[in-house]
């Protein structure tokens, strides 16, 4: 785009079309084929006249042509329906019939004579339920029969003429035989019939060429089959039929079989070529309940005829009968589904008729159905307060529906009422219309009567809100939905189409996705394992001939309709009419002869032959050889050997291994050896001989296209495997044992059978690979190598054939190929058409078997696959770094305690943090408070904020009552105004507050981590089809993508470094609260004082370090060393954290969307809990002691804090502490004592004078309050613990280790935490193999959620389709035999019979009957094919987070894979 459609929602009108596609299922009822009196007789009807009458009527002669039945004629073979069958001369197209027929019609010519006997109707009788039949009577014809006649026709014989195409046809004769007719009407003219011929037309029949479905998992078929002769039969040819004879005929150019199907003009689609289709209309065919058969006839093997058989239905008196809607309507059934039991013969046509006419469910009309096409309408113009309204949206301002509505003006198609009113009619005139009072015209009324459907994530035009929450649902594909859904449902809005709109189904298109036009095959699917070669296809140069192909011209045909174009008619259109074109085809004739083909001749370049020559693991057979290996024998010799990652099994004191000598055996042939050679492929390797194939080079002669390819076919074909006979050294499936392991049916080890070897016969497959069919030609080069030849002569050149590498053009999706093509052309063959199912099933063929070959479907998925890219990863590689390892020092893990966490417990043990990167973390400090948790008691505009309205004198403080407290109640004091306003306080009501409630996976902000690792990117350019690459890689160097050099790159940004702070040196300035050298004063003593500005120190500036200098190395960057210097190569430390990753952490810091609570999930209060304890973990402290403990004495810091504070001196207390209060808002006063260290004394190796837990007692301090649950002091007690298993942590210099000091938080509580400060002060680093982490380059990848990846197979469960199966059952196609209806044909016909002959008898002619051949249906037996079903069984597909392992992807942890054999739960293992 289309449809004979159907379904859902909706539905105003008209025109034109169209409508049982399924059950060729069954059918009630009515109608669908009759007509003619000008063929015939009788009857009935109407009517006239006459006669007669018993007045009922009857008889005769007419007229008329109204009726039904009959005889007869014509028609009924048309028209109408359907598509079951049919793969066929059925259809289409074109020829042929010298092999034919043709009623009615037209033309031509002639004729139409004489007789005869019946019969239906009718009458009477009989039988039967009926249908119907029998007998009798009786009559006519255009019914039937006979005779005569013959221009003529047919046949036989014969002569003749012309022609053709074999049989033959034709002209003119002669002889013989046979063969015609019907009459009717009219006064008549004449008209209509009839007969014999000829011609035409029409219709029919037969034959042939060509054309159009699927299947080879249908390969052989055929017995009247193929042909001939004789005969029969037919309108006619013919095995059409029959007898005999011969053995043919068809078939890979697809016979035979199976399946499906009416064919065509056309229709739909498509640019076309094609593909699909065959409804309506038209042509042909076939069929008429199923099967068979003939009759009649011009024509039938007959839709509404006959006979027979079967099934079904109906009637029946049970004896018998009747029927055939696939005609028009209609009905039932089945179905998703398809109409009125209408009107009319007015028109067109058909039948009959002389005609009038009659008949006609053909046809013309109407009805029903949006089934389709076409047309029209549902109003038009104006109208902005942009009205109201919307369970619409909103940023709350508004927006949108929207000029839409209202309202004003206008129109009347449509609708409705009224009036008029056709054409179609053709019959001279007249009459005649079903449609139909229809179309059309005029007038009236009044916007009046008339809009839906689908969609809105992308494809694809059109978006928001709410609801829902992987539910409900959507979905054509991708996919959407798990609490912010433009995808579900609804609403608003929007888009599209519109009396329709969507959905479903089917066909074509897009699809170049079967490729003729117009595809491919190295790796995506696809080259046969290789060759030989018949058929087939294709084929060198040249001359002649032919004209089959080819081309041109002409003629015929290609029906009409349809199509296209141009006109015309319905108001337009659909529709209809006219004309032209087209109909791409077929046939015939003529012409042309370039090319192809046929025939004939010639040629040498393709191909082949001959001679000479060399190369070679080419093949087959025979013989020979050495090394190694094993066995055996003997000798030497002694305890191990062997084997592995390490072991063990195994061998060995009966003497192994090792070693020497000898003998035997089988298999394979080191070095040469290669990138090499040969072969068609598989494949081929010691040496020699014999036989033998091919290729190559050179030469000249010969043949003269002999060529290329190749379906079927034939041969060859690794390894494994099979059969038979041998052989067996080594190796070695299976097997056994030992190891390994969670297991180990494996990898490793020790053994070891088939096999491996030979001969003969099979098998026929491989990742049989260059994953690349064969042949020919052409298209830049360079460089090796093998085998020949030539030239030149001194190391070159040319050439032929092979074999490699690199590379241009070109090709390719890319990778890559590239004269050995995957380039450009030609010829032939093979093969492919999404993945799985499936290298499968069934069937066929082959095989001894294993199995091979050919080779589907159901079902299932939306991918499977190739090449390349970027990452990530690897039990891949290279380079490099890091307290990463190593080298060291000290710890943790063991003990006790502290703290945190898990777990358990609990009314609650609030919450968060959970590998590194949670766990002395949030918490820089839980007795109450904090506090979020629990119990209990209370409050409700609230503890807190803002606003509105109304009311109101009032806050703090103090005291009292009640209570556990809060809450509540009472009083006092004090102040102001005494009206109003403002402000404030309190109360009431309403908006709202409040929430440490949820979601860190809705978020902001902040933070952790990789990582202070050196990386992460961009612009422009360039390369690539592209993803991307380049830059950023490379060579060096660095702490560094730091810098240098090189480079299709050139630059730039974020990071690195530097700039900042601090420490280390110096200079300058400054000089109190700090300092005190010199001067002076003073003290027991002290910068205490005057003073000083030198020093220290504080503060503020500045200087200094830059690989700057030197040497060496280097192109350079830089590196190494040195000098100088306080400091030397980033001088030490800090702050500083790129792009990003982890849905990392935090909604409980804060902020915040959405959701939730609102007399509670909010707020207040008391008490409790966060401190709970069988246990586990993490981080610490203290120790285990003599480098120590205790006691005493004596030194040396830095930094920091202090007025709600630090607090000195002094006094008291053993002590914590108490009293006290100078001084200090701090370089002034104070905390403040530094400790380790040092000097002495003591302890003497012990659970101790170590260690200090735990517990008892007594106290101190803070605080409303130390019970749960604080810290400290004193006395007493004195636990574990004697240096810590596996494992594990920190640290590279002022570092580790050890030692103390301070601060924050804080009423109190941490010198076991955290953050800082100083004191004392080491050891070690060979080095980068290994562990961990990281950076760069490279490689492989089946990963991309990125190895915590992916993924294989068994088993178990559910489910689906399929295969096998003892069978069972159905359909279909056949074969043999039996039975054998109707009927044709044949034979017979003793029975019967009107016409003719005959005087008669009888004859002729015929009939019934009987018999025979054939023969439908049926029966029986046996086959083939196709289904259905079947206990059981086999694999396969798909399923949720099942079980077992881990085979594959990285070197996948044993490289993987192919073929084969064998073994094993399974993936799989092992051998070759």
């Nucleotide at each position: 785009g289309a449809c004979g459609a159907a379904c859902g929602c909706u539905g105003g009108c008209g025109g034109c079309g169209u409508g049982g596609a399924u059950u060729a299922g069954g059918c009630a009822u009515g109608c669908a084929a009759g007509u003619c009196g000008c063929g015939c007789g009788a009857c009935a009807g109407u009517u006239g006249a006459g006669g007669u009458u018993u007045c009922g009527g009857c008889c005769u002669c007419g007229a008329u042509a109204u009726g039904g039945a009959g005889c007869g004629g014509c028609g009924a073979a048309c028209g109408g329906g359907u598509g079951a069958g049919u793969a066929a001369c059925a259809c289409g197209u074109g020829a042929g019939a010298a092999a034919u027929c043709u009623a009615c019609c037209u033309c031509u010519a002639c004729g139409u004579u004489c007789c005869g006997g019946a019969u239906a109707a009718u009458u009477g009788g009989c039988u039967g339920a009926a249908a119907a039949g029998c007998c009798u009577u009786g009559u006519a014809a255009u019914a039937c029969g006979g005779g005569g006649g013959a221009g003529g026709u047919u046949c036989u014989u014969u002569a003749u003429u012309a022609g053709g195409c074999a049989u033959c046809u034709u002209u003119u004769g002669a002889a013989g035989a046979a063969c015609a007719a019907a009459c009717g009407g009219g006064c008549a003219a004449c008209c209509g019939g009839c007969g014999c011929a000829g011609a035409g037309a029409u219709g029919a029949u037969c034959u042939c060429g060509c054309g159009g479905c699927u299947u080879a998992u249908c390969a052989g078929g055929u017995a009247g089959u193929u042909g001939g002769u004789g005969g029969g039969g037919u309108a006619a040819c013919g095995g059409c039929c029959u007898a005999c004879c011969a053995a043919g005929c068809c078939g890979a150019c697809g016979a035979c079989g199976a399946g499906u199907a009416g064919c065509u003009g056309g229709u739909c689609u498509g640019a076309g070529a094609g593909g699909a289709u065959g409804g309506u209309c038209a042509g042909c065919c076939a069929c008429a309940u199923u099967g068979g058969a003939a009759c009649u006839g011009a024509g039938a093997u007959a839709c509404u005829g006959u006979c027979c058989a079967g099934a079904c239905u109906c009637c029946u008196a049970c004896g018998g009968g009747a029927g055939g809607c696939u005609g028009c309507a209609g009905u039932c059934g089945a179905g998703a589904a398809u109409c009125u039991u209408g009107g009319g013969c007015a028109a067109u046509g058909c039948a009959c008729g002389a005609a009038a006419g009659u008949g006609u469910g053909a046809c013309c009309c109407a009805g029903c159905g949006a089934c389709g096409c076409c047309g029209c309408g549902u109003g038009a113009a104006g109208g902005a307060u942009g009205a109201a309204g919307g369970c619409c949206c909103u940023c709350c301002g508004g927006g949108u529906c929207g000029u839409a509505a209202a309202c004003u003006u206008c129109u009347u198609u449509u609708a409705u009422g009224g009036g008029g009113g056709a054409a179609g009619a053709a019959c001279a005139c007249a009459a005649u219309g079903a449609c139909g009072g229809u179309a059309c015209c005029c007038c009236g009324u009044g916007a009046a009567u008339a809009a839906g459907c689908c969609a809105c994530g992308g494809c694809u035009a059109a978006c928001u809100a709410c609801g829902u929450g992987c539910c409900a649902g959507c979905a054509g594909c991708c996919g959407c939905g798990g609490u912010a859904a433009u995808a579900c449902g609804u609403a608003g809005g929007u888009g599209g189409c519109a009396a329709g709109c969507g959905u479903u189904g089917u066909c074509c298109g897009g699809a170049u996705u079967u490729a003729c036009u117009g595809g491919g095959c190295g790796u995506a699917a696809a080259g046969g394992g290789c060759a030989a070669g018949c058929a087939g296809g294709c084929g060198g140069a040249u001359c002649g001939u032919u004209a089959a192909g080819u081309a041109g011209a002409a003629a015929g045909u290609g029906a009409a309709a349809g199509g296209u174009c141009g006109g015309g008619g319905c108001u337009c259109a659909a529709c209809c009419c006219c004309a032209a074109c087209a109909u791409u085809g077929c046939u015939u004739u003529c012409u042309a002869u370039a090319c192809u083909g046929g025939c004939g001749g010639u040629c040498u370049u393709g191909a082949g032959u001959c001679c000479c020559g060399g190369a070679g693991g080419g093949g087959a057979g025979a013989g020979c050889g050495g090394a190694a290996c094993g066995a055996c024998a003997c000798g030497u010799g002694u305890a191990g050997c062997g084997g592995u990652g390490a072991a063990a099994u195994g061998c060995g004191u009966u003497g192994a291994u090792a070693u020497g000598u000898g003998u035997c055996g089988g298999a394979a042939c080191a070095c040469c050896a290669a990138u090499g050679g040969c072969g068609a492929a598989g494949g081929c390797a010691g040496c020699u001989c014999u036989c033998u194939g091919g290729a190559c080079g050179g030469g000249u002669a010969c043949u003269g296209a002999c060529g290329c390819u190749c379906a079927u076919u034939u041969g060859c074909g690794a390894a494994a495997g099979c059969c038979g006979a041998g052989g067996u050294a080594g190796c070695g499936a299976a097997c056994a044992g030992g190891a390994u392991u969670a297991g180990a049916u494996a990898c490793c080890c020790u053994g070891g059978u088939a096999g491996u070897c030979u001969c003969g016969g099979c098998c026929c497959u491989a990742a049989a690979c260059g994953a690349u069919g064969a042949u020919c030609a052409c298209u830049a080069g360079g460089u090796g190598u093998c085998g020949g030849g030539g030239g030149g002569u001194u190391u070159c050149c040319c050439u032929c054939g092979g074999u490699g590498c690199c590379g241009c053009a070109g090709c390719u999706a890319a990778c890559g190929c590239a004269u050995u093509a995957a380039g450009u052309g030609a010829u032939c063959c093979g093969c492919c058409u999404g993945g799985g199912g499936a290298c499968u099933a069934c069937g066929g063929c082959c095989g001894c078997a294993a199995g091979g070959u050919u080779g589907a479907a159901a079902c299932u998925c939306a991918a499977a696959g190739g090449a390349a890219u970027u990452g990530g990863c690897g039990g891949g590689g290279g380079c490099c770094c890091g307290c990463a390892c190593a080298a060291g020092c000290g710890g943790u893990g063991g003990a006790g305690c502290a703290u945190a966490u898990g777990g358990c417990u609990u009314a609650a043990u609030u919450c968060g943090a959970u590998g590194c990167a949670a766990c002395g973390c949030g918490a820089a400090g839980a007795a109450c408070c904090u506090u979020a948790c629990c119990c209990a008691g209370g409050c409700u505009u609230g503890a807190c904020a803002u606003g509105u309205a109304c009311c109101u004198g009032c806050a703090a403080g103090c005291g009292c009552c009640c209570c556990a407290a809060a809450a509540g109640g009472c009083g006092c004091c004090g102040c102001u105004u005494u009206c109003g306003a403002a402000g404030g306080u309190g109360g009431u009501a309403c908006a709202c507050a409040g929430g440490u409630g949820g979601u860190g996976c809705a978020u902001g902000g902040c933070u952790g981590u990789c990582g202070u690792c050196a990386g992460c990117u961009c612009g422009u350019g360039u390369u690539g089809u592209g993803a991307a690459a380049u830059g950023u890689u490379g060579g060096g160097u660095u702490a560094a993508g730091u810098c240098c050099c090189g480079c299709a790159a050139c630059g730039a940004g974020c990071g690195c470094a530097a700039c900042c702070c601090u420490c280390a040196u110096g200079u300058g300035a400054u000089g109190u609260u700090g300092c005190c050298a010199g001067c002076g004063a003073g003290u027991a003593a002290u910068g205490u004082c005057g003073g000083g500005a030198a020093c220290u120190c504080g503060u503020c500036a500045c200087a200094a370090a830059c690989u700057g200098c030197c040497u060496a190395u280097g192109u350079a960057a830089a590196u190494a060393g040195g000098a100088g210097g306080a400091a030397g190569g980033u001088g030490g430390g800090g702050a500083u954290g790129a792009c990003g990753u982890c849905a990392a952490g935090u909604c409980a810091u804060c902020a915040u969307g959405c959701c939730c609570c609102u007399u509670a999930c909010g707020c207040c209060u008391g008490g409790g809990g966060c401190u709970g304890c069988a246990c586990a973990u993490a981080u610490g402290c203290u120790a285990c002691a003599a480098u120590g403990g205790a006691u005493g004495c004596u030194a040396c810091a830095a930094a920091c804090g202090g007025u709600c504070g630090c607090a000195a001196a002094c006094c008291c207390g053993c002590g914590a502490g108490g009293g006290g209060g100078a001084g200090c808002u701090a370089a002034u006063c104070u905390g403040a004592a530094a400790a380790a260290a040092g000097c002495a004394u003591u302890c003497u190796c012990a659970g101790u004078u170590c260690g200090g837990a735990u517990u008892g007692g007594a106290g101190u301090c803070u605080g409303c309050a130390a019970c749960u649950c604080g810290a400290c002091u004193c006395c007493a007690u004195g636990a574990a613990g004697c240096c810590g298993g596996a494992a594990u942590c920190g640290c590279u210099a002022g570092u580790a280790a050890c030692c103390g000091c301070a601060g924050g938080u804080c009423a109190g509580c941490a010198u076991u935490a955290c953050u800082g400060c100083g004191g004392u002060g080491a050891a070690u680093a060979c080095g980068u193999u290994c562990c961990c982490g990281g950076g760069c380059c490279u490689u492989g990848c089946a990963c991309a959620c990125a190895c915590c990846g992916c993924c294989c197979g068994u088993c178990a469960c559910g489910u689906g389709a399929c295969g096998a199966a003892a069978g069972u059952u159905g359909g279909u196609u056949u074969u043999g035999c039996c039975c054998g209806a109707a009927g044709u044909c044949g034979u017979u016909g003793a029975g019967c019979u009107a016409a003719c002959c005959g005087c008669a008898a009888g004859g002729g002619a015929g009939c019934a009957g009987a018999c025979g051949c054939c023969g439908a249906a049926g029966g029986u037996a046996a086959a083939g094919c196709c289904g259905a079903u079947g206990a059981u069984u086999g694999g396969c597909g798909c399923g949720a987070a099942g079980u077992c392992g881990u085979a594959a992807c990285a070197a996948g942890g044993u490289a993987g894979c192919c073929g084969u054999a064998u073994c094993g739960g399974a993936a799989g293992g092992u051998g070759c």

This is a predicted structure of a 1472-nucleotide RNA (small-subunit ribosomal RNA) from a bacterium. The RNAcentral record of the sequence draws on ENA and SILVA. Rfam family: Bacterial small subunit ribosomal RNA. The coordinates come from a structure-prediction model, not an experiment, and the mean pLDDT is 83.